[in-house]
Context: one part of a larger RNA
Molecule: small-subunit ribosomal RNA, 3' major domain
Organism: uncultured bacterium
RNA sequence: UGACGGGGACCCGCACAACCGGUGGAGCGUGUGGUUCAAUUCGAGACAAAGCGAAAAACCUUACCAGGGCUUGACAUGCUUCUGCACACCCAGGGAAACUUGGGUUUCUUCGAGAGUGAAGCACAGCUGCUGCAUGGCUGUCGUCAGCUCGUGCCGUGAGGUGUUCUCUUAAGUGAGAGAACGAGCGCAACCCCCAUCCAAUGUUACAUGUUUCAUUGGAGACUGCCCCGAUCAUAUCGGGGAGGAAGGAGGGAACGACGUCAAGUCAGCAUGGCGCUUAUGCCCUGGGUUACACACACCCUACAAUGGCGAAUAACAAUGGGAAGCAAUACGGCAACGUGGAGCAAAUCCCCACUAAAUUUCGCCUCAGUUCAGAUUGAGGGCUGCAACUCGCCCUCAUGAAGUCGGAAUCGGUAGUAAUCGCGGAUCAGCAGGUCGCGGUGAAUACGUUCUCGGGUCU
Numbered sequence: 001u002g003a004c005g006g007g008g009a010c011c012c013g014c015a016c017a018a019c020c021g022g023u024g025g026a027g028c029g030u031g032u033g034g035u036u037c038a039a040u041u042c043g044a045g046a047c048a049a050a051g052c053g054a055a056a057a058a059c060c061u062u063a064c065c066a067g068g069g070c071u072u073g074a075c076a077u078g079c080u081u082c083u084g085c086a087c088a089c090c091c092a093g094g095g096a097a098a099c100u101u102g103g104g105u106u107u108c109u110u111c112g113a114g115a116g117u118g119a120a121g122c123a124c125a126g127c128u129g130c131u132g133c134a135u136g137g138c139u140g141u142c143g144u145c146a147g148c149u150c151g152u153g154c155c156g157u158g159a160g161g162u163g164u165u166c167u168c169u170u171a172a173g174u175g176a177g178a179g180a181a182c183g184a185g186c187g188c189a190a191c192c193c194c195c196a197u198c199c200a201a202u203g204u205u206a207c208a209u210g211u212u213u214c215a216u217u218g219g220a221g222a223c224u225g226c227c228c229c230g231a232u233c234a235u236a237u238c239g240g241g242g243a244g245g246a247a248g249g250a251g252g253g254a255a256c257g258a259c260g261u262c263a264a265g266u267c268a269g270c271a272u273g274g275c276g277c278u279u280a281u282g283c284c285c286u287g288g289g290u291u292a293c294a295c296a297c298a299c300c301c302u303a304c305a306a307u308g309g310c311g312a313a314u315a316a317c318a319a320u321g322g323g324a325a326g327c328a329a330u331a332c333g334g335c336a337a338c339g340u341g342g343a344g345c346a347a348a349u350c351c352c353c354a355c356u357a358a359a360u361u362u363c364g365c366c367u368c369a370g371u372u373c374a375g376a377u378u379g380a381g382g383g384c385u386g387c388a389a390c391u392c393g394c395c396c397u398c399a400u401g402a403a404g405u406c407g408g409a410a411u412c413g414g415u416a417g418u419a420a421u422c423g424c425g426g427a428u429c430a431g432c433a434g435g436u437c438g439c440g441g442u443g444a445a446u447a448c449g450u451u452c453u454c455g456g457g458u459c460u
Base pairs, nucleotide, nucleotide: 007460008459009458010457011456012455013454015450016449019414020413021412022411023410026302027301029299030298031297032296033295034293035292042053043052064288065287066286067285068284069283070282073124077123078122079121080120081119082118085116088105089104090103091102092101093100094099108114126277127276129275130274131273135271136270137266138265139264140262142260147186148185149184150183151182152181153162154161155160165178166177167176168175193253194252195251197220198219199218200217201216202215203214206211207210223248226242227241228240229239230238231237304407308366309365310364311363312362313361315360321352322351323350326345327344331340332339333338373404378399379398380397381396382395383394384393420442421441422440423439424438425437426436
């Protein structure tokens, strides 16, 4: 000077408390450990690994395993020699394919062994092989916590201190006053974006047919500006209340992450030093595996029902988005998944999707039961995608109808349009969403307070 203390003082945070809903018990989904296996590729490991890399493992992906093949190689550049031969395509034999053997078609050009291709050879390629403790870049975390520093001056022999402390205040090293300090930088805040109100202009494809809705663009508006009360030396600053206002004291949200910490993570995204492999640790292919299953953990989903389930009326009301190898209306067939045909639309026009989002509302049944709860599992029949659904996809119909009656110790999220609950859309994608990223609908309860738990800040 720091760090630490079951030392002290002060302060903050869904940290506790208050309240609401969950997890931990069940079934299932996904990930992980373990075990098994020819292989079950690799990485991630308290918070900060475990629906994580992976915004899609049937083949491919794919890195793993078995088998079959290749060796200047799947890919790049250059050199030497040879081959008049395109490259490529087709046919036949072998083969699981990769590939291989034979035959055929075709023929760039400036007419030059020029380019390209092939063969042989040489330099080299290649490696998801190792080291994240050799690295770059990127990222997580403390933490959107309020801190971390510098110049000059002053103090100290010096390390260093001061400034950055104290008092009040703030979400904030935010601001004010005091003060051997005076200033400054990185952070804070603000500038940028979205939402909420109004005005103006514009009017396509919107709508009520002339612009009230709506959309686009540009502006306005909020600043403690005004009033009252209080803290105070204070006209500074702050706190409480009020008016006006669409909005009030940071209006709500997002993006933005200081100096640094963890030799944190990543050599498998990429790049890269070193080391290793070079007829193999490289490359191609077929099949298998990553989907195994006594078990353990993590995170979801669905339930255990009457604030419910089922049927009907189809009685209402959204927003975000996506669409050409695409979205597909209407019609017809099918109980349905879906099929046939196909209007329109490169989209404020048409479609997904709009005659209807679901929860919700109204009517009827069920009457507390392992049930008209719950839907696992299994059987049969179909549909779709795709060379191909056996390992190993999704969907529909009929049948089957498991555990489960609210969950031990423990533990998580949430302070408002939040929790809870309800559906919708997108990315990935041929197909596949219980994950994820968004969107809107309905819409609460509680906060006395800071003693305690956890984390953090300042002084000592």